[in-house]
A computed fold for a 110-nucleotide RNA from Pararhodonellum marinum, annotated as SAM riboswitch aptamer (S box leader).
RNA sequence: GGUUUAUAAAGAAUAGGGGAGAGAACGGGCUCCACGAACCUAUAGCAACCCACUGAAAAGUUACAGUACGGUGCUACAUCCCGCCUAAAUCUAUAAAGGAACUAUAAAUA
Numbered sequence: 001g002g003u004u005u006a007u008a009a010a011g012a013a014u015a016g017g018g019g020a021g022a023g024a025a026c027g028g029g030c031u032c033c034a035c036g037a038a039c040c041u042a043u044a045g046c047a048a049c050c051c052a053c054u055g056a057a058a059a060g061u062u063a064c065a066g067u068a069c070g071g072u073g074c075u076a077c078a079u080c081c082c083g084c085c086u087a088a089a090u091c092u093a094u095a096a097a098g099g100a101a102c103u104a105u106a107a108a109u110a
Stems, first nucleotide, its partner, number of pairs: 002109007013043005021032003026083004044075003048072003052067004084099003
């Protein structure tokens, strides 16, 4: 890097370095940013998965809840919003809902 499964409208920051961009790709929007972006480091925090223990008593299995350390992850705006389908109903304008696709994270895997 590929594949599969699960989750994604919740939650959670400061300092130092750095010096102009950033919010995944493409397009359109809309935001953030010299009152300091991306990125790096330190500390802190959040809590999705894995791991360990407990609830739990008897075999096996599954599910739920809780707790501590650890392995990853994360800490502007719903995955920031839209674009594809349900779907445009006679026309114009516009919102909401569901699904798909894409992306991100975790675990497993040839």